Context: one part of a larger RNA
RNA sequence: UGACGGGGACCCGCACAAGCAGCGGAGCAUGUGGUUUAAUUCGAAGCAGCGCGAAGAACCUUACCAAGUCUUGACAUAUUAUUGACCGGUAUAGAGAUAUGCCUUUACCUUCGGGUACAGUAAUACAGGUGGUGCAUGGUUGUCGUCAGCUCGUGUCGUGAGAUGUUGGGUUAAGUCCCGCAACGAGCGCAACCCUUACCUUUAGUUGCCAGCGCGUAAAGGCGGGAACUCUAGAGGGACUGCCGAUGAUAAAUCGGAGGAAGGUGGGGAUGACGUCAAAUCAUCAUGCCCUAUAUGACUUGGGCUACACACGUGCUACAAUGGUCGGAACAAAGAGAAGCGAAAGGGUGACCUCAAGCAAAUCUCAAAAAGCCGAUCCCAGUUCGGAUUGUUCUCUGCAACUCGAGAACAUGAAGUCGGAGUUGCUAGUAAUCGCAAAUCAGAAUGUUGCGGUGAAUGCGUUCCCGGGCCUUGUACA
Numbered sequence: 001u002g003a004c005g006g007g008g009a010c011c012c013g014c015a016c017a018a019g020c021a022g023c024g025g026a027g028c029a030u031g032u033g034g035u036u037u038a039a040u041u042c043g044a045a046g047c048a049g050c051g052c053g054a055a056g057a058a059c060c061u062u063a064c065c066a067a068g069u070c071u072u073g074a075c076a077u078a079u080u081a082u083u084g085a086c087c088g089g090u091a092u093a094g095a096g097a098u099a100u101g102c103c104u105u106u107a108c109c110u111u112c113g114g115g116u117a118c119a120g121u122a123a124u125a126c127a128g129g130u131g132g133u134g135c136a137u138g139g140u141u142g143u144c145g146u147c148a149g150c151u152c153g154u155g156u157c158g159u160g161a162g163a164u165g166u167u168g169g170g171u172u173a174a175g176u177c178c179c180g181c182a183a184c185g186a187g188c189g190c191a192a193c194c195c196u197u198a199c200c201u202u203u204a205g206u207u208g209c210c211a212g213c214g215c216g217u218a219a220a221g222g223c224g225g226g227a228a229c230u231c232u233a234g235a236g237g238g239a240c241u242g243c244c245g246a247u248g249a250u251a252a253a254u255c256g257g258a259g260g261a262a263g264g265u266g267g268g269g270a271u272g273a274c275g276u277c278a279a280a281u282c283a284u285c286a287u288g289c290c291c292u293a294u295a296u297g298a299c300u301u302g303g304g305c306u307a308c309a310c311a312c313g314u315g316c317u318a319c320a321a322u323g324g325u326c327g328g329a330a331c332a333a334a335g336a337g338a339a340g341c342g343a344a345a346g347g348g349u350g351a352c353c354u355c356a357a358g359c360a361a362a363u364c365u366c367a368a369a370a371a372g373c374c375g376a377u378c379c380c381a382g383u384u385c386g387g388a389u390u391g392u393u394c395u396c397u398g399c400a401a402c403u404c405g406a407g408a409a410c411a412u413g414a415a416g417u418c419g420g421a422g423u424u425g426c427u428a429g430u431a432a433u434c435g436c437a438a439a440u441c442a443g444a445a446u447g448u449u450g451c452g453g454u455g456a457a458u459g460c461g462u463u464c465c466c467g468g469g470c471c472u473u474g475u476a477c478a
Stems, first nucleotide, its partner, number of pairs: 001478002003475003007472002010469004015462002019426005026317008034308002042053002064303007073126001077125008088103006107116003128292002131290003137286002139281003142277001144275001149188006155164003168179003194269004199237007209226002213224003240263001243257005319419001323378006335366003340359002345354003385416001390411007432454007
């Protein structure tokens, strides 16, 4: 000087407390461990691994296994020799990769010697490796933590390691600001600048809008028209403790108030200092060294990654009446669309099918929002709760749904009556609850990322648990 203390003082955080909803019990989905296996490819491991890499394993992917094959190679550059244009079509054998034939074609330049390109064969340098090492590395990332810290120059003090500044009194979300002070300044962080959201003005008015005028309809901005309103998207304004009062040290600031759409960082996002964990990644990529070279490379078919006594994590659905079922009639936002979204009409109980309009989209389509509201029914039961499991028949995607997809109809109708110890999230348009969309994607979400609808309770407070910051003290630690 740090680190540590079941030392002290101060402060903060959904850390506790006060509340609400969960998890832990059930069934299923999904990931992991374990076990099994020819293989169940590999990585991730307290917080900070476990719906993680994977924004999507039937083949492919795919790295694993079995079998069948290739060896200058599936891919790159270069050289030599030699043959032929290459490509394409087709037959046979085979699980296919391939093998053997047949047909077609007869390239470009040319000084007619040959050269160029492509393909085959042979030879040589080499290619190749998701093989090893993340403890050889770059790059990228997680974490403490969006915590308020981390440092430097000059000066001064100390023999020196170092200290001072950065400590102290206040204050703040903040090393934020003020005052004081052997310090005076400065840098990286904080804040601001950026995006979005909340209000207003202005410009513009189609594909969006419709107040007034006219036409028109069963209804409808449907039509003429309008530029007000909504909205869209450009440019501006607006909030700064600016104003008033109190407190304070005449400071910084705090508390209350006014005006205002908004008030003290208005809400949300992006933004992550010096460093820590030899943290993660050699399987995104790049890369040193090592290893491999008729195999640890490459191709193909099939299988596996989907196994199943069990254990754990994360979720979904429930156990019901604030509910289930049936009927009626409402109200979003944000997105996507051409090998696409697919209206209307018709067929089917339905998944879906047929035909097919429109739309590269403020125009057309996906598209029905759901919870909610109104009415009817059930009458507290393992039920008209719950839907697992299983059977049959189908639909769709796709060469192909046996291993191993999703969906429909009918039948079947398991556990489950609110969950032990323990444990998680959340302070407001939040929790809870309800649906919608997108990426990936032929098909395949209860996951992920977004979007809106309805919309709470509680917060006395900082004694205690956990984590963190600052000062101080002790030290058998470095």